[in-house]
Molecule: RNase P RNA; transfer RNA
Organism: Dehalococcoidia bacterium
RNA sequence: CAAGUAAGCCGGGUGACCGCUCCCAUCCGCCCGGUGCGGAUGGGGGAGGAAAGUCCGAGCUCCGCCGGGCAGGAUGCUGGGUAACACCCAGGAGGGGCAACCCUACGGAAAGUGCCACAGAAACAUACCGGCCCGCUCAUCGCGGACCAAGGGUGAAAUGGUGAGGUAAGAGCUCACCAGCGGCCGGGUGACCGGCCGGCUGGGCAAACCCCAUCCGGAGCAAGACCGAAUAGGAGGACCGAAAGGACGCCCGGCCUGUCCUCGGGUUGGUCGCUUGAGGUGGCGGGUAACUGUCACCCCAGAUAGAUGGUCACCGCUUGAUCGAGAACAGGAUGAAGGCUCAAGCCGUAAACUGAUCCCGGUCAAGCACAGAACUCGGCUUACAGGCUUGCUUGGCUA
RNA sequence: GUCCCGGUGGUGUAGCCUGGCCUAACAUACCACACUGUCAAUGUGGAGAUCGGGGGUUCGAAUCCCCUCCGGGCGCCA
Numbered sequence: 001c002a003a004g005u006a007a008g009c010c011g012g013g014u015g016a017c018c019g020c021u022c023c024c025a026u027c028c029g030c031c032c033g034g035u036g037c038g039g040a041u042g043g044g045g046g047a048g049g050a051a052a053g054u055c056c057g058a059g060c061u062c063c064g065c066c067g068g069g070c071a072g073g074a075u076g077c078u079g080g081g082u083a084a085c086a087c088c089c090a091g092g093a094g095g096g097g098c099a100a101c102c103c104u105a106c107g108g109a110a111a112g113u114g115c116c117a118c119a120g121a122a123a124c125a126u127a128c129c130g131g132c133c134c135g136c137u138c139a140u141c142g143c144g145g146a147c148c149a150a151g152g153g154u155g156a157a158a159u160g161g162u163g164a165g166g167u168a169a170g171a172g173c174u175c176a177c178c179a180g181c182g183g184c185c186g187g188g189u190g191a192c193c194g195g196c197c198g199g200c201u202g203g204g205c206a207a208a209c210c211c212c213a214u215c216c217g218g219a220g221c222a223a224g225a226c227c228g229a230a231u232a233g234g235a236g237g238a239c240c241g242a243a244a245g246g247a248c249g250c251c252c253g254g255c256c257u258g259u260c261c262u263c264g265g266g267u268u269g270g271u272c273g274c275u276u277g278a279g280g281u282g283g284c285g286g287g288u289a290a291c292u293g294u295c296a297c298c299c300c301a302g303a304u305a306g307a308u309g310g311u312c313a314c315c316g317c318u319u320g321a322u323c324g325a326g327a328a329c330a331g332g333a334u335g336a337a338g339g340c341u342c343a344a345g346c347c348g349u350a351a352a353c354u355g356a357u358c359c360c361g362g363u364c365a366a367g368c369a370c371a372g373a374a375c376u377c378g379g380c381u382u383a384c385a386g387g388c389u390u391g392c393u394u395g396g397c398u399a
Numbered sequence: 400g401u402c403c404c405g406g407u408g409g410u411g412u413a414g415c416c417u418g419g420c421c422u423a424a425c426a427u428a429c430c431a432c433a434c435u436g437u438c439a440a441u442g443u444g445g446a447g448a449u450c451g452g453g454g455g456u457u458c459g460a461a462u463c464c465c466c467u468c469c470g471g472g473c474g475c476c477a
Base pairs, nucleotide, nucleotide: 001395002394003393004392005391006390007389008388009387010386012315013314014313015312016311017310018309020046021045022044023043024042025041026040027039028038029037030036031034048370052381053380055379056378057377058376059375060220061219062218063217064255065254066253067252068251069250070249072216073215074214075213076212077091078090079089080088081087092106093104094103095102096101107211108210112209113208114205115204116203128152129151130148131147133145134144135143136142160178161177162176163175164174165173179201181198182197183196184195185194186193187192224272225271226270227269234263235262236261237260238259244257245256279298280297281296282295283294284293285292286291316368317367318366319365320364321363322362323361324360326358327357329355330354331353338347339346340345400476402472403471404470405469406468409427410426411425412424419458429445430444431443432442433441451467452466453465454464455463
C1' cells in the first nucleotide's frame, strides 16, 4: 500500500429571526375565593439507533379464591449471566475459509407408529443380471436344486471403507489401519476429550406424529380508578338448594357470592394511571466475559388529532454543469530544425494546436440516508446515503 | 394503538391441515376452427401460472419453518 476480518462511534454543524409543546417563577384580568380559567414577561427541557416490525420476555393493571388433571403452546449441546427470555457471555462438537475469523432449529431414529414418489429384484427386508457347486448329459447350450452377496445395474439413499489372507465361489470369515458402537480407566463442574479392551456394525426423515426434560391461567394503558354530563336501573330470558361467576378449550374437588346472560338506549368531556426507572454518567472493586457490588453526581419529551418546525446567512459532504492551471498519454509526426552522405537515401528531437482522461482550484445548481415517541423497560429482527477510529490476518514493495 | 385474516393464469376459487401421481385443477374471459346469410349459443382444439419476495429443512416444498412486502377486516375493545 492492497485485499479481508472483527469491534466500536457519528449520522450534517454554527448563528439570527419567526413559531409549536411541557414545566417553574413573577405579574395582570375574570369567575369567584380555588391545587380554578385566560394572558404577558423571564428561565429551563423537547425523538432514534433503530422511536419501525409487534417477533419474544417482563414490570404494571384488571378478570370470586385455591388445588389437581387432560388438552394446547413454547424452548431444546454444556456451564454461567439476568427480574425474565426464543436474549447475552464462555466453552464443546460439526461445517466453511490459506489465515484472522465466521456459521449451526446442535436432545432422542436399538420406546412405538408412519413416510421414503419415479426407478429398481429389494427402501428394511430381499436376489434382476451375475459368481460357484451338484444332478439331468461325454461336453456346450438349456432345465432343476443348493450356496453367496464380491462385481454390474436402479436410485437422493442399497447395510461399514481400503489392503492382505482365506474360500468351490464369496463374505468381518480372519488380520492390519481408519470410521462407528459398547465397556473400563484417566482428565474436566459439564457438554466432551484421551488411552486400552471387546464383539464385528443395527439406512434416512422428529421445521411427520411422538418420547424425554424444563417452563407457561387469560386479557391488555382503548388495562384500570375517580369526577362530571347524560339516560329508559327499559324489554326478554335463565335460576331459586340449583345456575352463573380466574374474561381463553374442557373436566374434577373444596370454600365464597343472590345473581347472571341477551337485546335496546344515552354520554362521548376532564383528572389520575404518565414518566424517578431492573435510570444514566464517572471512579474504585469482583469476574476470562456476559454481568455485578459500592461511592459520588445528574434529572434527560410527555402530546391526546397528536409539539419537536420554517426562513435566511456561512461552513461541511455528494452529484452534475462550466471556467482556469498542471501532469502524463495519443494525434500533430508519411518527421520543422539538425546530423551522416557527392547523391539517392538513412538517422532523428521538439513546439504551437487538437482530443479524451486524471488531479487541484474557482463559480453555479440540486440534494443531505433509513425513518419519527404515545404505559414503561430488556432483547431480537428488518431498513440505512456517507464518514471516522482501533485490533488482527494474508499478500506485495522499501529500508 | 390492540387483535385477526388473506396473497395461486386476465378475474373468481380449489389444492396446503396429512410434502411426491401438481410439468398445478375448475368456472368464466381470450384465440383458432366448425355450425349460421351474419351474430349469439353450442361443439372441437389451443394458449395463458414456476403459487407475493427471499432464505432454510428434505432426495423432493404451492404445501413445513423463519424473515420480509402488500392488501383487507375486526369484537369494534374506550